[in-house]
RNA sequence: CUUUUUGUAACGCUUAAUUCUUUUUAUGAGAAGCGGGGGACCCACUUUUUGGGGGUGAAUCCAUGCGGUUGUAAGUCACAGCCAAUUGGUAGGGCUACCCUUCAGCCCGAACCCGUCAGCUAACCUCGUAGGCGUAGCAAGGGGAAGCA
Numbered sequence: 001c002u003u004u005u006u007g008u009a010a011c012g013c014u015u016a017a018u019u020c021u022u023u024u025u026a027u028g029a030g031a032a033g034c035g036g037g038g039g040a041c042c043c044a045c046u047u048u049u050u051g052g053g054g055g056u057g058a059a060u061c062c063a064u065g066c067g068g069u070u071g072u073a074a075g076u077c078a079c080a081g082c083c084a085a086u087u088g089g090u091a092g093g094g095c096u097a098c099c100c101u102u103c104a105g106c107c108c109g110a111a112c113c114c115g116u117c118a119g120c121u122a123a124c125c126u127c128g129u130a131g132g133c134g135u136a137g138c139a140a141g142g143g144g145a146a147g148c149a
Base pairs, nucleotide, nucleotide: 011134012133013132014131018032019031020030021029022028023026033129034128035127036126037125038124043119052117053114054113055112056111061089062088063087067083068082069081070080071079072078092108093107094106095105096104098143099142100141101140102139103137
């Protein structure tokens, strides 16, 4: 000097997932804010009912087909269908440290839940407020904020 790891504090990112109050200090209770679901008239859909249907979420869709399985016929091979690893792409979504747009670059494109049932939906009812991480281009244009003198 560079790289990696661990801890603490601050800061930042994803996300609705933050702040405050209280006392019996507990896996407690409550409030605000933010977010989700159910739920009329009207409107929409009348078309689907196991080939179920629906919800949260950006997370859909297409191709490929390691491998497995079923059937047909054949007799040492083939055809058809289903499930499916992986890989590539994709609707869509995020970040690059004041904000917006553009350019450039880097990523995600999952998972879970309800339980035969739900279109929208005022009043109303109800639920959540977890978790996981560490980006940096001193870029261009525009717009602002704060501080100091």
Background:
c-di-AMP riboswitch aptamer (ydaO/yuaA leader) from Desulfotomaculum sp., 149 nucleotides, folded computationally. Model confidence (mean pLDDT): 80 of 100. NCBI's taxonomy places the organism under Bacteria, Bacillota, Eubacteriales, Desulfotomaculaceae, Desulfotomaculum. It was read from a public genome assembly, where an Rfam model found it. Rfam family: c-di-AMP riboswitch aptamer (ydaO/yuaA leader). A reference for the family is Barrick et al. (2004), "New RNA motifs suggest an expanded scope for riboswitches in bacterial genetic control", Proc Natl Acad Sci U S A. About the family: This family represents a conserved RNA structure found upstream of the ydaO and yuaA genes in Bacillus subtilis and related genes in other bacteria.